Description:
The RNA shown here (Bacterial RNase P class A) has 291 nucleotides and comes from Saonia sp. The gene name in the source record is rnpB. The sequence is in RNAcentral, with records from ENA. Its Rfam family is "Bacterial RNase P class A". Rfam links the family to the GO terms ribonuclease P activity, tRNA processing and dimeric ribonuclease P complex. The family's RNA type in Rfam is ribozyme. Rfam's curators write: Ribonuclease P (RNase P) is a ubiquitous endoribonuclease, found in archaea, bacteria and eukarya as well as chloroplasts and mitochondria.
RNA sequence: GCAGCAGGUCACCUUAUCGCUCCAAGUAAUUGGGGAGGAAAGUCCGGACACCAUAGUGUAGCAUAGCGGGUAAUGCCCGUCCACCGAAAGGUGAGGACAAGUGCAGCAGAAAGUAUGUACAGGUAAGGCUGUAGUGAAACCAGGUAAACUCUAUGCGGUGCAACGCCAUGUAAAUCAGUGUUUAAGGGUGCACGCCCGAGCUGAAGGGUAGGCGGUUUGAGCUUUUGGGCAACCAAAAGCCUAGAUAAAUGAUAAGGCUAGACAGAAUCCGGCUUAUGACCUGCUAUUUUU
Numbered sequence: 001g002c003a004g005c006a007g008g009u010c011a012c013c014u015u016a017u018c019g020c021u022c023c024a025a026g027u028a029a030u031u032g033g034g035g036a037g038g039a040a041a042g043u044c045c046g047g048a049c050a051c052c053a054u055a056g057u058g059u060a061g062c063a064u065a066g067c068g069g070g071u072a073a074u075g076c077c078c079g080u081c082c083a084c085c086g087a088a089a090g091g092u093g094a095g096g097a098c099a100a101g102u103g104c105a106g107c108a109g110a111a112a113g114u115a116u117g118u119a120c121a122g123g124u125a126a127g128g129c130u131g132u133a134g135u136g137a138a139a140c141c142a143g144g145u146a147a148a149c150u151c152u153a154u155g156c157g158g159u160g161c162a163a164c165g166c167c168a169u170g171u172a173a174a175u176c177a178g179u180g181u182u183u184a185a186g187g188g189u190g191c192a193c194g195c196c197c198g199a200g201c202u203g204a205a206g207g208g209u210a211g212g213c214g215g216u217u218u219g220a221g222c223u224u225u226u227g228g229g230c231a232a233c234c235a236a237a238a239g240c241c242u243a244g245a246u247a248a249a250u251g252a253u254a255a256g257g258c259u260a261g262a263c264a265g266a267a268u269c270c271g272g273c274u275u276a277u278g279a280c281c282u283g284c285u286a287u288u289u290u291u
Stems, first nucleotide, its partner, number of pairs: 001287001003285008012257007020035006037263001041274002044272005049160004056193004061156005066080005081095001082093004096151002101149002103145002113141001118133005164214004175204005186197003221240008258261001
């Protein structure tokens, strides 16, 4: 230099002016401060939280699968064994059970799971009764196969912040029809039982409404240091507060700089996975050439 493997960092910057949204101060004018992401995405897993039995029993269904560890939890992460891929760095794993039952199996081969007896040799009263050869991954072996049914072990109740609580307004617990009313209809989101609610339920025709507040951002939180652990991660101390809108703010203009800026926009909140994507850096492996 080239080819590859693994990991990490950043996410145009600065200034000025004018706006938007939230918070604080102020009677007010106004002033000061905060204001998207590493994926905010897909909504695929796991939780918190809320309501329905403190989520119950059975069944169905779904998911996972060496061993050990981490975690609030996981199908995630770490370590390790084994198998496979690669020359290597390294990567991948759909790695419980076929000695419960059922199913399935191309070519070759006489015969492939109820076994069948081909060739040669041996043997018997008789008989694949015995050996060898040959085909194949496998020829009777408790055969192979569970990204086949199935079995085993473990886990999983349902619905999602449009959850849920409070307030205001209102004749709306209204009108019409059907059905039902303690002999229990119907509802609580697989089914059965149980438990709870229960005088309503269904349909029709209309009226109103982008009602307000809470939940809603202080949290399994972030940064640094020290200690423990191979690691994931854990513990302690100190410091920090870092979007909170509701039809939905996070923008526009000007100037300057450089490497000329990719993918992309929060909506209850976290931990993961996956996908999209620009630039840069570090370590490692192999090989060639030159010095």